[in-house]
RNA sequence: AUCAGACAAAGCCACACUUGCCGCAAGGCAGGCACGGAAAGCCAAUGGAUCUCAUCCGUGAGACAGCCGGGUUGCCUCC
Numbered sequence: 001a002u003c004a005g006a007c008a009a010a011g012c013c014a015c016a017c018u019u020g021c022c023g024c025a026a027g028g029c030a031g032g033c034a035c036g037g038a039a040a041g042c043c044a045a046u047g048g049a050u051c052u053c054a055u056c057c058g059u060g061a062g063a064c065a066g067c068c069g070g071g072u073u074g075c076c077u078c079c
Stems, first nucleotide, its partner, number of pairs: 004077002012037002017032006035066001041072003046069003050063005
């Protein structure tokens, strides 16, 4: 350094639910709370899936990175 990941240590993130705000909606942001996570960091102008709205039914505009891949950066470390 690569691969890998322990009943380790230090930090990190935060499902569902809930409160407030935003959005037609999917959903987003913030607080509470933790089911979990080794990329549950970032990229949707990276593929597919799924979801929403509109539609001339051809499609268009969006959402989702905690659905599966891909790209990229990165903390710690027994063996």